[in-house]
Molecule: c-di-GMP-I riboswitch aptamer
Organism: Desulfarculaceae bacterium
RNA sequence: GUACGAAAAAGGCAAACCCCGAUCAGGGGUGCGCAAAGUCACCGGCCGCGCGCCAUGGACGCGCGGUGGCGGGACCGCCGAA
Numbered sequence: 001g002u003a004c005g006a007a008a009a010a011g012g013c014a015a016a017c018c019c020c021g022a023u024c025a026g027g028g029g030u031g032c033g034c035a036a037a038g039u040c041a042c043c044g045g046c047c048g049c050g051c052g053c054c055a056u057g058g059a060c061g062c063g064c065g066g067u068g069g070c071g072g073g074a075c076c077g078c079c080g081a082a
Base pairs, nucleotide, nucleotide: 004080005079012034013033017029018028019027020026032069038075039074040073042072043071044070045067046066047065048064049063050062051061052060
C1' cells in the first nucleotide's frame, strides 16, 4: 500500500416515532440499524405521475421525477486485530 473487518479504540451517520415550527424547510429528543447508511442516477430493480397500446382493466412500452438505508459500478475515506 492492497485485500480484509475484530466482543479493539476514537469517533461518524441516523430508520421509525415524538416535540417545536406554518403543513414546508429546518431544529431537538430518541435510537431501527449501517464499515462507507460518505458522494454520484452510468446499468438494473422498485415507487409515483403522465402518455401510448381498443371503451374499461390488466400486461407491455415510452417519458419525467424519486429511491445512494434495493443491487451492481465509479470516486473519496477513520482505525488496524486475525